The part of an RNA shown here (large-subunit ribosomal RNA, domain IV) has 330 nucleotides and comes from a Clostridia bacterium. The prediction has a mean pLDDT of 88.

Context: one part of a larger RNA
RNA sequence: GCAUUGUUAAGGAACUCGGCAAAAUGACUCCGUAACUUCGGGAGAAGGAGUGCCACUAGAGAUAGUGGUCGCAGAGAAAAGGCCCAAGCAACUGUUUAGCAAAAACACAGGUCUCUGCUAAACCGAAAGGUGAAGUAUAGGGGCUGACGCCUGCCCGGUGCUGGAAGGUUAAAAGGAUGGGUUAGCGCUUGACGCGAAGCUUUGAAUUGAAGCCCCAGUAAACGGCGGCCGUAACUAUAACGGUCCUAAGGUAGCGAAAUUCCUUGUCGGGUAAGUUCCGACCCGCACGAAAGGCGUAAUGAUUUGGGCGCUGUCUCAACAAUGCACCCG
Numbered sequence: 001g002c003a004u005u006g007u008u009a010a011g012g013a014a015c016u017c018g019g020c021a022a023a024a025u026g027a028c029u030c031c032g033u034a035a036c037u038u039c040g041g042g043a044g045a046a047g048g049a050g051u052g053c054c055a056c057u058a059g060a061g062a063u064a065g066u067g068g069u070c071g072c073a074g075a076g077a078a079a080a081g082g083c084c085c086a087a088g089c090a091a092c093u094g095u096u097u098a099g100c101a102a103a104a105a106c107a108c109a110g111g112u113c114u115c116u117g118c119u120a121a122a123c124c125g126a127a128a129g130g131u132g133a134a135g136u137a138u139a140g141g142g143g144c145u146g147a148c149g150c151c152u153g154c155c156c157g158g159u160g161c162u163g164g165a166a167g168g169u170u171a172a173a174a175g176g177a178u179g180g181g182u183u184a185g186c187g188c189u190u191g192a193c194g195c196g197a198a199g200c201u202u203u204g205a206a207u208u209g210a211a212g213c214c215c216c217a218g219u220a221a222a223c224g225g226c227g228g229c230c231g232u233a234a235c236u237a238u239a240a241c242g243g244u245c246c247u248a249a250g251g252u253a254g255c256g257a258a259a260u261u262c263c264u265u266g267u268c269g270g271g272u273a274a275g276u277u278c279c280g281a282c283c284c285g286c287a288c289g290a291a292a293g294g295c296g297u298a299a300u301g302a303u304u305u306g307g308g309c310g311c312u313g314u315c316u317c318a319a320c321a322a323u324g325c326a327c328c329c330g
Stems, first nucleotide, its partner, number of pairs: 001325008010316002014314001019311001027051005036041001038147001052069007070074001082309007089301002094106002110145007122131003148296004153226003158223002160219005167214003173208002179202004185195003188191001227245005254288001255285001266282005
């Protein structure tokens, strides 16, 4: 000097990003126990009292009462909950990054949409075959949401999906109009000429021709979307009201400086002597919003944030001691 421990005057979080770490609480019996609540909980809430030994009394006993007695200390060591208030998130128990993340992430019961009639759909596999399932729509697969309570608004123009089939477009295929090549023959101006049957060969028009697409509808707990400008009230301000442009429709309820708010430490109130955090409001929502769910919510949480009580060497401010190591001397 370091590590691991122990103790500490007065103060008691002044430490610090933050009470990190430490201290403290702790057993049993009895008393007592709030808001809220899904009536189960919350709850060991909180808070308080008692605890050895001896005698007597009561009692079947556990034990209780009274009296006495010893110690600093009677759950005499060890073992052994800290608690409360408010808010966010997630309902919950559970799961996870084996080796920096345990969470608000995943899952979940519940909700909803959709596919699937059984040789099911879906999936693995060139196939055989298998899973689904020795199941059968109260079943099975997939997507989204995520207990419960109150709810879940408007838009189908675009994209997707479903349905439709009149018209347009449309492949292979069918079809074989026409043209070309070749030349027996014919013609004449007798040529490197013209015409040209059949056959062979080549070209391939019309016409017929499905789904799809165009088209017509439906569908948002499908992918998604949910406006701008101007004016107006007898102070001012504001605008219930009006005008106008655009749109498929212009954001409803609820919530809102929020795990979302840039400006921003917004403004007001609360808490503090003092509060960029926190809580309650306001609404000017840069850029909340209704199953990529909205808003609440008892219980739960090694969850996140703010406050308080208790407690302490975290600190004011450091000291001493023990053990071990380093180091020095022998």